RNA sequence: GGGCCAGUAGUUCACCUGGUAGAACACUGCAUUCGCAUUGCAGAGGUAAGCGGUUCGAGUCCGCUCUGGUCCA
Numbered sequence: 001g002g003g004c005c006a007g008u009a010g011u012u013c014a015c016c017u018g019g020u021a022g023a024a025c026a027c028u029g030c031a032u033u034c035g036c037a038u039u040g041c042a043g044a045g046g047u048a049a050g051c052g053g054u055u056c057g058a059g060u061c062c063g064c065u066c067u068g069g070u071c072c073a
Base pairs, nucleotide, nucleotide: 001072002071003070004069005068006067007066010025011024012023013022019056027043028042029041030040031039049065050064051063052062053061
């Protein structure tokens, strides 16, 4: 320098025919307990790496950039 893959909640990851962004764990509150843990219920938390394009509509399609991984030179 070039090819390929990945980037979504604090963490690990789903979501793909383009049509309201989700789960688990973690966190907060309440209940339970003498107290803690466990368990149950509720809640908060997201510019979907960044910018631009296509579209009535983009996490999803296209281009460029950035970061990480991997292979080739």
Predicted 3D model of a 73-nucleotide RNA (transfer RNA) from a bacterium.
Its Rfam family is "tRNA". It is annotated as a transfer RNA. Rfam describes the family as follows. Transfer RNA (tRNA) molecules are approximately 80 nucleotides in length.
It was read from a public genome assembly.
The coordinates come from a structure-prediction model, not an experiment, and the mean pLDDT is 82.